[in-house]
FMN riboswitch aptamer (RFN element) from a soil metagenome, 137 nucleotides, folded computationally. Model confidence (mean pLDDT): 87 of 100. Of the family's consensus pairs, 100% are formed in the model.
RNA sequence: GCUUUCGGGGCAGGGUGAGGCUGACACGAACAGUGUUGCCAAUUCCCGACCGGCGGUGAAAGUCCGCGACCGAGGGGUCCCCCUCGCUGAUCCGGUGAAAUUCCGGAACCGACGGUACAGUCCGGAUGGGAGAGAGC
Numbered sequence: 001g002c003u004u005u006c007g008g009g010g011c012a013g014g015g016u017g018a019g020g021c022u023g024a025c026a027c028g029a030a031c032a033g034u035g036u037u038g039c040c041a042a043u044u045c046c047c048g049a050c051c052g053g054c055g056g057u058g059a060a061a062g063u064c065c066g067c068g069a070c071c072g073a074g075g076g077g078u079c080c081c082c083c084u085c086g087c088u089g090a091u092c093c094g095g096u097g098a099a100a101u102u103c104c105g106g107a108a109c110c111g112a113c114g115g116u117a118c119a120g121u122c123c124g125g126a127u128g129g130g131a132g133a134g135a136g137c
Base pairs, nucleotide, nucleotide: 001137002136003135004134005133006132013047014046015045019040020039021038023037024036025035026034027033049121050120051111052110053067054066055065056064062109063108071086072085073084074083075082076081077080091107092106093105094104095103113124114123115122
């Protein structure tokens, strides 16, 4: 350098009920309105539960250092892709040790965009893309 394969996981169990039914009953002239009640109803709200891509790092990482994807801007080829730049979340304490924000103990924190009763976990872009890893020549 070429070919090929692989390459993202997660709401158990409960609570509430915005709404819905041409539900039922009562008051009522009334398909108005009000009250009581039955059923359905948020994996998003509340309690609780569960998950963690890739490379590096004297010692093993979701939270240290980087990368990828998502998103934005500019440029180029033309309906979809390429390049550049930008953006891009979170951890402390104690212990052991030569060495650990990586192990052990404890307590925390974070998680794009669109849809939908407000989403790290459901549905969707995605049977996509990709950091990279393996094998063969």